[in-house]
Source information
Large-subunit ribosomal RNA, domain IV from a marine metagenome, 329 nucleotides, folded computationally.
Context: one part of a larger RNA
RNA sequence: ACCUGGUCAAGGAACUCGGCAAAAUAGCCCCGUAACUUCGGAAGAAGGGGUGCCCCCUCUGGGGGGCCGCAGUGAAAUGGCCCAACCGACUGUUUAGCAAAAACACAGCAUUGUGCUAAGGCGUAAGCCGACGUAUACGAUGUGACACGUGACCAAUGCCAAAAGAUUACGGUAAGAUGUUAGCACUUUAGUGCGAAGCUUCGAGCCCAAGUCCUGGUGAAUGUCGGCCGUAACUAUAACGGUCCUAAGGUAGCGAAAUUCCUUGUCGGGUAAGUUCCGACCUGCACGAAUCAUGUAACGAGUUGGUCGCUGUCUCGAGGAGGUGCUCA
Numbered sequence: 001a002c003c004u005g006g007u008c009a010a011g012g013a014a015c016u017c018g019g020c021a022a023a024a025u026a027g028c029c030c031c032g033u034a035a036c037u038u039c040g041g042a043a044g045a046a047g048g049g050g051u052g053c054c055c056c057c058u059c060u061g062g063g064g065g066g067c068c069g070c071a072g073u074g075a076a077a078u079g080g081c082c083c084a085a086c087c088g089a090c091u092g093u094u095u096a097g098c099a100a101a102a103a104c105a106c107a108g109c110a111u112u113g114u115g116c117u118a119a120g121g122c123g124u125a126a127g128c129c130g131a132c133g134u135a136u137a138c139g140a141u142g143u144g145a146c147a148c149g150u151g152a153c154c155a156a157u158g159c160c161a162a163a164a165g166a167u168u169a170c171g172g173u174a175a176g177a178u179g180u181u182a183g184c185a186c187u188u189u190a191g192u193g194c195g196a197a198g199c200u201u202c203g204a205g206c207c208c209a210a211g212u213c214c215u216g217g218u219g220a221a222u223g224u225c226g227g228c229c230g231u232a233a234c235u236a237u238a239a240c241g242g243u244c245c246u247a248a249g250g251u252a253g254c255g256a257a258a259u260u261c262c263u264u265g266u267c268g269g270g271u272a273a274g275u276u277c278c279g280a281c282c283u284g285c286a287c288g289a290a291u292c293a294u295g296u297a298a299c300g301a302g303u304u305g306g307u308c309g310c311u312g313u314c315u316c317g318a319g320g321a322g323g324u325g326c327u328c329a
Base pairs, nucleotide, nucleotide: 001324002323003322004321007318008317010315011314014313019310027051028050029049030048031047036041038145052067053066054065055064056063057062068072080308082306083305084304085303086302087300088299092104093103108143109142110141111140112139113138114137120129121128122127146295147294149292151225152224153223156222157221158218159217160216161215165213166212167211171207172206173205176202177201179199180198183194184193185192186191226244227243228242229241230240253287254284265281266280267279268278269277
């Protein structure tokens, strides 16, 4: 010097990103216990008192008397508490080895597919799972207890339906055509022209499925949910009016928010002093309704702010114990 454990005057978070760490609390019995609430809880809420040993009585409870210490759960093990907000309802699960969470799951809700050789999945196949189940079942997707609610738009994309029309492949049918040449004609050898059948290579037109176009539906399908100008007898603002565009122009609720750039917005609260926090306002850069909206008791090694208690975190250090290392002997 470092490590581990222990102590400290006065103060008591002034430390620090942050009470990190430490201290404090602690068992059992009795009294007592708020808001809120889904009436179960919250709750060991909070906050108080008692606690040893000996003798006697007694109904295993208890009652009476006495004794000692600073101290009786005498050591050890052994809850700190409260207020408010956010997120997630909850118990659970997760990054074996830097993340335990607000992430995943969840019961519940909704949509959708599937009539059984089910849909769906694995496998080249055989076969198997689903299931020795049968729509109160099974698969897929989204949301995520509960309460209240879930608005507008089907123009785009997707899905579904219908089959009238348009378009359309392979294939079928097949008019016609190409090449070849038995033969015929011409011709000076060479060759030129015409050319049946067969074979060959093309082939218009006609027939023809799904799909696409077209038509309609569908949002707890992917998604989307405006601008400008004017107007009230102070001013300001605009219930109101005009106009352009759109498929329709964001409803309820919430809102400087885990979302707000400007921004430490403004006002109020808390502090002597508060970029954080809480309550409001609404000017929502860029909330918003199952990629759910808003609340919410209980719960949380979650996040944030604030009291009380407590303390070497600090003011500001000090001395002591054990261990390790180093130096010297």